This is a predicted structure of a 358-nucleotide part of an RNA (small-subunit ribosomal RNA, central domain) from Didymosphenia geminata.
The gene name in the source record is rrs.
[in-house]
Context: one part of a larger RNA
C1' cells in the first nucleotide's frame, strides 16, 4: 500500500443550496496525450537470481548470462479514456394548458371555551383528596342571568390521508409566492456527486421592546414519609404568545447519504389522464356529473418468490443485482473530557488527543 465495513454490534454528516475535485448519454471524422507494441542510452561495481567452477563440505570465493523497475530515444497501432470538430434525442431543463395540497409569508374576520371585571337573582357553604388541609367566603363567595374586556388555541372534519429539503405545517377569508405530477412543441449532454462554502433549522436558553388568559421549571405553603429537596393538593415568577437580533443543538430516527439502471407475484389508499359503459342536456354535438371497469405515470401502506443477512428482518420506497461521488468506523474506559484555534453577549457549540487502567 491493498483487503473489510457502516438498519440493531464501532460507523449516513440534521437538511438543502452549490465552487473546485472526481464520474459522465448515442453516432461519427480527426488527433495520438494517457494506453499498447518496438528500438536506442541510462540506471558504477559489489548486492540479487541462474548455470558452471576453486577451496575435503557448507559459508565463502571467482567466471559466465539474467529478470523486474523507473527515466528517455525512435516508429508504429487506435479499441478504450482524453482532447478538437459536426450531428442525435432517450438524461436534464424551458414554454404552454390544467388538477390536488396542514407548502411559506403578510393582513383581516369569526364561532366555543378559560379567566377577570360590572350588574342582578341568591343564600352558606365553595374548593380539593385515597382520605385530608393550607386555600377562596356574611368585605356576599360557589351558582345562575346580562354585558363587557383581554389572551392564547382552533373541538367536529380527521385518516396507515395530505403538503413540505428537513424542522416542521390543522379555523375561516383576500393578496403574494415556492415546490410536484401529466401531455406536447422546443433547447440539445446544458448532467450525477460535493471537500471547504453558504442558507434554513423543533424545543430550550439568551438580549431589546411589547404582551401575559390559561398552563408552569424555579420558589412558598398543606400534605404523605423514618426522612421527601418528589409523587398528590393550594398557590405562583421566569417562560410559554408577538417584533427584531442570537443560539445551531435533540432518540434533528425509517437508528437505513444522493443519483442512475436492471429483477417473479398478490392487494390497499391518494390525485391525475387515456379509453369503454351510465345520467342530465339538446333537433343533433360539444359541454357537465357522479359510479364501475381498465390502462399508463407519480406518491402512501401491506404481503411475499429468488437474493442478501449473524439472526431479527430486508424484499422494486431493497437491507438483492450493478455503476457514480461524498461523509464516517477500527477494543472497552479515561472522553466527547484537557490543551490550543475558530464561533458566540452569555449558555455554551465546532474541532479534539494523550498519559494511565482493563
Nucleotide at each position: 500500500c491493498u483487503g473489510g465495513g457502516c438498519g440493531u454490534a464501532a460507523a449516513g454528516u440534521g437538511u438543502c443550496c452549490g465552487u473546485a475535485g472526481a464520474c459522465u448519454g448515442u453516432a461519427a471524422a480527426g488527433u495520438a496525450a494517457g494506453u499498447u507494441a518496438u528500438c536506442u542510452g541510462u540506471u558504477a561495481a559489489a548486492u540479487u537470481u541462474u548455470a558452471a567452477a576453486g577451496c575435503c563440505u557448507a559459508a565463502c570465493u571467482u567466471u559466465a548470462a539474467a529478470u523486474c523497475a523507473g527515466c528517455u530515444u525512435u516508429u508504429a497501432a487506435u479499441a478504450c479514456u482524453g482532447c478538437u470538430u459536426u450531428a442525435c434525442u432517450u438524461g436534464a431543463g424551458u414554454u404552454u394548458u390544467a388538477u390536488a395540497c396542514a407548502g411559506a409569508a403578510g393582513a383581516g374576520u369569526a364561532g366555543a371555551a378559560u379567566u377577570u371585571u360590572a350588574u342582578a337573582u341568591g343564600a352558606a357553604a365553595g374548593g380539593g383528596u385515597a382520605a385530608a388541609a393550607u386555600c377562596u367566603a356574611a368585605a356576599c363567595a360557589u351558582a345562575u342571568a346580562u354585558a363587557a374586556a383581554g389572551g392564547a388555541a382552533u373541538a367536529c372534519c380527521a385518516u396507515u390521508a395530505g403538503c413540505g429539503a428537513a424542522g416542521g405545517c390543522g379555523a375561516c377569508u383576500c393578496u403574494u409566492u415556492g415546490g410536484u405530477a401529466a401531455a406536447a412543441a422546443c433547447u440539445g449532454a446544458c448532467g450525477u456527486u460535493a471537500a471547504g462554502g453558504g442558507a434554513c433549522g423543533a424545543a430550550a436558553g439568551u438580549g431589546u421592546g411589547g404582551g401575559g388568559a390559561g398552563c408552569a421549571a424555579a420558589c412558598a405553603g398543606g400534605a404523605u414519609u423514618a426522612g421527601a429537596u418528589a409523587c398528590c393538593c393550594u398557590g405562583g415568577u421566569a417562560g410559554u404568545c408577538c417584533a427584531c437580533a442570537c443560539c445551531g443543538u435533540a432518540a434533528a430516527u425509517a437508528c437505513u447519504g444522493a443519483g442512475u439502471g436492471c429483477u417473479g407475484u398478490a392487494a390497499u389508499u391518494u390525485a391525475a389522464u387515456g379509453u369503454a359503459a351510465g345520467c342530465u342536456a339538446u333537433a343533433a354535438a360539444a359541454a357537465g356529473c357522479a359510479u364501475u371497469a381498465u390502462u399508463u405515470a407519480g406518491a402512501u401502506u401491506u404481503u411475499u418468490a429468488a437474493g442478501c443477512u449473524a439472526a431479527c428482518g430486508c424484499u422494486a420506497u431493497a437491507a438483492g443485482c450493478a455503476c457514480u461521488c461524498c461523509g464516517c468506523c477500527u477494543g472497552a474506559g479515561a472522553a466527547g473530557u484537557a490543551u490550543g484555534a475558530u464561533c458566540g453577549c452569555a449558555a455554551g457549540a465546532u474541532u479534539g488527543g494523550a498519559a494511565c487502567u482493563c